[in-house]
Predicted 3D model of a 109-nucleotide RNA (SAM riboswitch aptamer (S box leader)) from Neobacillus niacini. The organism belongs to Neobacillus, within Bacteria. The model forms 97% of the base pairs in the Rfam consensus. The prediction has a mean pLDDT of 82.
This record gives sequence, C1' cells and structure tokens, in this order.
RNA sequence: ACCUUAUCAUGAGAGGCAGAGGGACUGGCCCGUUGACGCCCGGCAACCGCUAUUUUUGAAUAGUAUGGUGCCAAAUCCUACAGAACGAGUGAGUUCUGAAAGAUAAGGA
Repeated sequence: ACCUUAUCAUGAGAGGCAGAGGGACUGGCCCGUUGACGCCCGGCAACCGCUAUUUUUGAAUAGUAUGGUGCCAAAUCCUACAGAACGAGUGAGUUCUGAAAGAUAAGGA
C1' cells in the first nucleotide's frame, strides 16, 4: 500500500513553547502575527481491553479513562458522482436519498 466490518450533527483550556501558513484532494467558504498549524500540559470520549450481570454461546446491558488507540473551529466545514422533489423558464439555486472519497477503531491477508 490492500481487503472486511462498525462509526462519523454529541463532547473537549481565555495554559506553556514556537512562529507562517492551515482546514486530505476539486471548487467554494473559512481559520491565522488579536499567533493559526504543530509540540507539551490539560481535557473529551467507551473502539479495543478490563470488571459485573444476563445469555438463545452469537452476544447484550451497565460500569471503568490506572492499559492500547483516538479526538479537542465550522456536520467528515460544505461540495465534486447518480437519482428524486421543488424552483426558474432553459437553467442559477434549494432540499432529500444513495454512492464515491476520507478519518478512526477492530480484525484479515
């Protein structure tokens, strides 16, 4: 790098360091020297783990942040592809659904 499954509208500092870009990608729209992004501390959160109970033995429910990860602007910030409805008159736009892409976890080869 690849495959499978699950989740993605909740939540999370007015601290320290350090200084120019950052929000994956397209088009937008935003954040940022009133210091963003990143790192540290701090915090949030039950995916795995652990504990208890139940159990149709597949699992379910509850708890736990001392273990392994993760996360802490905006819905995954919106969007890109397809369909439907509306709208407008021949094409701006709005809403919904699905897909794709992405992120994270757990497993696989």